Predicted 3D model of a 1517-nucleotide RNA (small-subunit ribosomal RNA) from a metagenome. The prediction has a mean pLDDT of 84. The sequence is in RNAcentral, with records from SILVA. Its Rfam family is "Bacterial small subunit ribosomal RNA". Gene Ontology terms of the family: ribosome and structural constituent of ribosome.
RNA sequence: AGGGUUUGAUCCUGGCUCAGAACGAACGCUAGCGGCGUGUCUGAUUCAUGCAAGUCGAGCGAGAACGCCUGAAAGGGCUAGUAAAGCGGCGAACUGCCGAGUAAUACGCAGGUAAUUUACCCCCGAGACCGGGAUAACCCAUCGAAAGGUGGCCUAAUACCGGAUGUUAUGCUGAGGCGCAUGUCUUGGCAUCAAAGGUAGGGAUCCUUAGGGACCUUCCGCUCAGGGAUAAGCCUGCGGCCUAUUAGCUUGUUGGUGAGGUAAUGGCCCACCAAGGCUGAGAUGGGUAGCCGACCUGAGAGGGUGACCGGCCGGACUGGAACUGAGAUACUGUCCAGACUCCUACGGGAGGCAGCAGAGGAGGAUCAUCGUCAAUGGGCGAAAGCCUGAACGUGCGACGCCGCGUGGGGGACGAAGGCCUACGGGUCGUAAACCCCUGUCAGUUGCUAAGAACAUGCCGCCGGUUAAUAGCCGGCGGUAUUGACUAGCAGCAGAGGAAGGGACGGCUAACUUCGUGCCAGCAGCAGCGGUAAUACGGAGGUCCCUAGCGUUGUUCGGAUUCACUGGGCGUAAAGGGCGUCUAGGCGGGAUGUCAAGUCGGGUAUGAAAUGCUCUGGCUCAACUAGAGAAUUGUGCCCGAAACUGGCGUCCUUGAGAGUAGCAGAGGACAGUGGAACUCUUGGUGGAGCGGUGAGAUGCGUAGAUAUCAAGAGGAACGCCGGAGGCGAAAGCGAUUGUCUGGGCUAUUUCUGACGCUGAAGCGCGAAAGCUAGGGGAGCAAACGGGAUUAGAUACCCCGGUAGUCCUAGCCGUAAACGAUGAGCACUAAGUAGGGGAGGCUCCUACGCUUUCUCUGCUGUAGCUAACGCGUUAAGUGCUCCGCCUGGGAAGUACGGUCGCAAGACUAAAACUCAAAGGAAUUGACGGGGGCUCGCACAAGCGGUGGAGCAUGUGGCUCAAUUCGAGUCAACGCGAAGAACCUUAUCCUGGGCUUGACAUGCAGGUAGUACGAAGCGGAAACGCUUAGGACCUCUUCACGGAGGAGCCUGCACAGGUGCUGCAUGGCUGUCGUCAGCUCGUGUCGUGAGAUGUCGGGUUAAGUCCUCCAAUGAGCGAAACCCUUGCCUUUAGUUACCAACGGGUAAUGCCGGGAACUCUAGAGGGACUGCCGCUGUAAAGCGGAGGAAGGUGGGGAUGACGUCAAGUCCUCAUGGCCCUUAUGCCCAGGGCUGCACACGUGCUACAAUGGCCGGUACAAAGGGAAGCAAGGCCGCGAGGUGGAGCAAACCCCAAAAAGCCGGUCCCAGUUCGGAUUGGAGGCUGCAACUCGCCUCCAUGAAGCCGGAAUCGCUAGUAAUCGCAGAUCAGCUACGCUGCGGUGAAUAUGUUCCCGAGCCUUGUACACACCGCCCGUCAAGUCAUGAGAGCUGCAGGCACCCGAAGUCGCCUACCCAACCCGUAAGGGAGGGAGGUGCCUAAGGUGAAUGUGGUGAUUGGGACUAAGUCGAAACAAGGUA
Repeated sequence: AGGGUUUGAUCCUGGCUCAGAACGAACGCUAGCGGCGUGUCUGAUUCAUGCAAGUCGAGCGAGAACGCCUGAAAGGGCUAGUAAAGCGGCGAACUGCCGAGUAAUACGCAGGUAAUUUACCCCCGAGACCGGGAUAACCCAUCGAAAGGUGGCCUAAUACCGGAUGUUAUGCUGAGGCGCAUGUCUUGGCAUCAAAGGUAGGGAUCCUUAGGGACCUUCCGCUCAGGGAUAAGCCUGCGGCCUAUUAGCUUGUUGGUGAGGUAAUGGCCCACCAAGGCUGAGAUGGGUAGCCGACCUGAGAGGGUGACCGGCCGGACUGGAACUGAGAUACUGUCCAGACUCCUACGGGAGGCAGCAGAGGAGGAUCAUCGUCAAUGGGCGAAAGCCUGAACGUGCGACGCCGCGUGGGGGACGAAGGCCUACGGGUCGUAAACCCCUGUCAGUUGCUAAGAACAUGCCGCCGGUUAAUAGCCGGCGGUAUUGACUAGCAGCAGAGGAAGGGACGGCUAACUUCGUGCCAGCAGCAGCGGUAAUACGGAGGUCCCUAGCGUUGUUCGGAUUCACUGGGCGUAAAGGGCGUCUAGGCGGGAUGUCAAGUCGGGUAUGAAAUGCUCUGGCUCAACUAGAGAAUUGUGCCCGAAACUGGCGUCCUUGAGAGUAGCAGAGGACAGUGGAACUCUUGGUGGAGCGGUGAGAUGCGUAGAUAUCAAGAGGAACGCCGGAGGCGAAAGCGAUUGUCUGGGCUAUUUCUGACGCUGAAGCGCGAAAGCUAGGGGAGCAAACGGGAUUAGAUACCCCGGUAGUCCUAGCCGUAAACGAUGAGCACUAAGUAGGGGAGGCUCCUACGCUUUCUCUGCUGUAGCUAACGCGUUAAGUGCUCCGCCUGGGAAGUACGGUCGCAAGACUAAAACUCAAAGGAAUUGACGGGGGCUCGCACAAGCGGUGGAGCAUGUGGCUCAAUUCGAGUCAACGCGAAGAACCUUAUCCUGGGCUUGACAUGCAGGUAGUACGAAGCGGAAACGCUUAGGACCUCUUCACGGAGGAGCCUGCACAGGUGCUGCAUGGCUGUCGUCAGCUCGUGUCGUGAGAUGUCGGGUUAAGUCCUCCAAUGAGCGAAACCCUUGCCUUUAGUUACCAACGGGUAAUGCCGGGAACUCUAGAGGGACUGCCGCUGUAAAGCGGAGGAAGGUGGGGAUGACGUCAAGUCCUCAUGGCCCUUAUGCCCAGGGCUGCACACGUGCUACAAUGGCCGGUACAAAGGGAAGCAAGGCCGCGAGGUGGAGCAAACCCCAAAAAGCCGGUCCCAGUUCGGAUUGGAGGCUGCAACUCGCCUCCAUGAAGCCGGAAUCGCUAGUAAUCGCAGAUCAGCUACGCUGCGGUGAAUAUGUUCCCGAGCCUUGUACACACCGCCCGUCAAGUCAUGAGAGCUGCAGGCACCCGAAGUCGCCUACCCAACCCGUAAGGGAGGGAGGUGCCUAAGGUGAAUGUGGUGAUUGGGACUAAGUCGAAACAAGGUA
């Protein structure tokens, strides 16, 4: 730091997705140890059990028992002034837990309190005098199941009460000072308000009940004040969530006065008065949420979070309420109501884990009913001490971070084994084994620290207090006491106990094999899997991390994808349809002043912790300690004055006004006009008109169309007219008048910043539409009819109503577009047009020139993804407004506002997709265009399609009819030969199993190999039995060894089995079409372009010319073969002119080398020459020539396309079969036949058939061959065998042709199918299933529908000949050969195909493309819906607990007052009552969920149905 994914490729826009970090996590697999952290995120759900707040006898009174001792017992003593309890004090408001509520009575930061309180603590001042009456405990009685009460008697206090005094305080008041308004300080006067004692010690004095007390002193307390500290209350400013589909809210509401209340301000409460207060800078309402320090992420700015730790707030079963108190509206207090749970004797009671553990439940998920107060801290106490689930520790959980280990060194016959393999080997791999070591952790046995300091007791010393050497307090030294839990060190033994998880196609580090076969499965994205899967599953190997590794979830990042830093809006999403104006935002020049913004300095604060830097402590680290910086913020003080701002003064250039002119379809209203049209009337006229691709409907003899005249009516205004003008836009077009808006020019007279933009608001706003009333010629939705069509609710035609027009009023939308908001400023030129002004030319015109303004075009810089924009910006800047944030769902639903309605505006979500899109590129395509070719059409000739037959194919059939080929480019194709063989297990049947064939190894083998014969059999094969070898070495020989062969066995053979979509090779096709590319350069961000385009020319990208191209390659051409002419060389088997010989005749012979011919080598043709045209290339014509513009033909086939064809020619990967899918054999089938198609043959006849006669080829073949003459046969053929391995002999007769004859238009003397008979040939064998001959038979067919094929010259047509294969042949096929030998081409409109250029494209599997909508089926989410049913917050009314406050009081009462007393008063209690009020009830509404018959559209789905809307002019743009 980026990557993947839209495309054939490219650039851009844009979303989705990945790599990183983090977590209070969870899940899967796995797991050795330790340290430090951390652990119910859900049900603020319900809780069994234990514990979590007590303490003080030095405040007070009272006061046991068990037990022990004594005693005979009663009793006494100790226990013990102890326990338990009570009165009283302090604490219990802290600590601990949780986050429900709360959007502000909260929190954070900064301030204020002159509007306040603060127990305990500290400092300071003053004081503590005199009295009084009760009450609990205890005891007695009594009620109750219990909880718990009730009555009576007694008693104490640091409990309670009265009085005194009173610094001060409070209230009133006088004087003076100060401040910030209320105030505050100092100093006087008057009035009012207080207390409690306890402990220890003590000499003198006094009293005494002889214990002691008073008294003094000590300490602890007490009271009233002041100050401090701490802790709180209240107030102010600023700051931090979403929603406008919540826009208005508010009646104690806002303020005042007075009274009340509070510690204190305040409508906090009440009475009265006034009518205010808040709100677009978002009130009110709704949703969500504890806030912060901080934590995570990030380069930062930000974004997300608020676990642990710390601060604040809130809560304590739910709701309400007060009491006590310094403090609570009180987590383990009280009262009431409610829900729930428990106890009950049914009358009543009890309870509150969101404390620590723990339980149930919920959940993906979170621990021990542990130890100790040793430390730290808290409460009480004078203290010892007690209490403390705070805390400190331990336990459980890999939940996280950090550390350690699972060993180290050596060790190659690179062991075995696994996997792969090209079979050679490679790899796991120094890895293991093995050898030598070490000793962390765990284990075991021992040892030793630190956390311990306080405090207290005792001893000693010093100081203070005091009358005191006592006591007490403080300090120092010594000594004694206190550890829940953990660490470290050493010894021992021994490599021993300790490695897994994920991934391996790309992103992304890491590859092979097997299995599977769009199955099973994978997947974060794009995507893998349909028989060779590095993507699924297994294995081997590799990569990554490591006691962990992956997955899932969530957050930030990447994402500059909400853009402050740091984005955009012509075409990708995005400029409001236009104007006007309010708020708001922004604003010209000069000067003065202020100091709000801004900047500088200082100061205070910004808690600690965290983070950062440095240093230190645990062996390191995590962790932790100290110091520093930082804490980007805020307040206050001082300063600066450039900029912004406020205030003041001035200026003229912005803006506006004046004056003089100008142009204009600018607007409104009222008139006027001509052309056209239709209608009416009349005239002429007489059969059609009209309309279309062609027609029809329609109109017309009741007189249309046409034409003339007159009249009527409505709408629109030709020419001028122009990319010309005007307007803000919509829009405005005959002409005249009236009224009216804006603009421009000149002048520079006036005002003096008066400006720009503009949310909301208001106004204008095409067409269509709506309401009411008019009007209605033409046109024309709907509708009717006619056509078209498969249909045609369309396109075309004939009609035709709303509407179009006017008046008044709605609607408020458009591709309302320049798809480009408004304003200002700046930034090259050129050119055209409209409007004005100045100058020059003597004047006018014309012209030249300067300047202002408006409208266009080209274009520089610059910008842009590109296209393009370019002084009229999409350039460079500033200001303000509007708008965008992936596609679809959807501009839809719901809600709201507007509207008569139609509908408009505002405007989502669920769900779904991995894209949707812009511009440009290359192709392909177009019922787009241009140019040009081709037997492409046309012009011609002959065919096919009809018949019969042959042949191939489909189909059908069959035991089998083997397989392949399928538009052109399968179908007389593979097959240049299916009776057996061929031939394929295609079918039936019979056999063989190392095999019909190859190689190797091992063993065996002499009567072995071979093999006559016999038997069974259809054969293959099986069985039996004579005969019976060979080669090499060695040996004299016998013999031995080995080989071949054979047998047995093992490796293996074999397969026309599958995959041509795994392949090679070969082939077809576009197409012998003219194309296809490359190097360098240049252009473009790039794909790409240029070159290769343009203009000519050519058969040709052939050549020329031009040109940012210049060159080159593969193709084209040429080179090669053949044919046409000539020359030369050579003449046998070919030839024979001259010479000679010979024959019936013949090159037959001698001979010849001329000719033909043969076959070698050459020549020849090059637009070379001439004329014309042309720049050139070249074209046209001509000459010469055998041949002329490539002379004819052939071979030769660019880059590529069709996953074209072939695994059955061959080769070959993989898969499959192995007593069979191999091999052998017999027979059958490939030849089957209702039918369909292709390719052919023969015909239908007279340009013919038949008969007779007769002529002329070329190219081939021939030895298991071709075969002559002769003879036999009507013939096929037979016989026989001269000649010939061939320019020699043979096949071999060429046929059409020519000459003559016959037939006479007929299903024939045409035609030959079919069938019968008789033969011939080949072959082992012609039944299925061969060919040929002869005789007889004599079918269809009289030139062929729609349609379709070939051919442009030695071609078509027609005629025969040969060959391959082959025993023979179903060949009419194929491949060649020659003979005879035409017609036509005006041309390129059309059909087909092709090439180049250009254009459009939503196609790229490329038009056989893409793609839309209804319907049908399934799934999903969602709207509406008669309703049904929850929840929430308000409102109104009813009822009204507890309780505060107020009032009443006839009942009750010790303290004080009056009174001798009785009694009364004051005051209090209980009770009653009033206001308020929780819960509850009722009612009408609101908001928000769930559900609902039915219904609406939507999305997605396999190859459904119907059409064909869009993309090309998409066939009606």